[in-house]
Model confidence (mean pLDDT): 82 of 100. This is a predicted structure of a 73-nucleotide RNA (transfer RNA) from a Candidatus Doudnabacteria bacterium. It matches the Rfam family "tRNA". Rfam's curators write: Transfer RNA (tRNA) molecules are approximately 80 nucleotides in length. Rfam links the family to the GO term triplet codon-amino acid adaptor activity.
């Protein structure tokens, strides 16, 4: 140099173009224990990697940038 493939919560990952983006873990509060651990109930954390474009409407479809991995070269 070229080609694929992936980026959504901290961590690993789900999400038919359509009401409010969710789950396992983690964390924070209660309850429970002489305590801690677990187990229960509650909450809290997102500019969906950026920029533009399609559409009545995009995390979802389309270019271009960016990172990361992989595989020609």
């Nucleotide at each position: 140099g070229g080609g694929c493939a992936a980026u959504u919560a901290g961590c690993u990952c789900a999400g038919c173009g359509g009401u409010u983006a969710g789950a396992g873990c983690g964390c924070u509060g209660c309850a429970u224990u002489c305590a801690c651990a677990u187990u229960g109930c509650a909450g809290a954390a997102g500019u969906c990697g950026g920029u533009g474009g399609u559409u009545c409407g995009a995390a979802u479809c389309c270019a271009c940038c960016a990172u990361u991995g992989c595989c020609c070269a």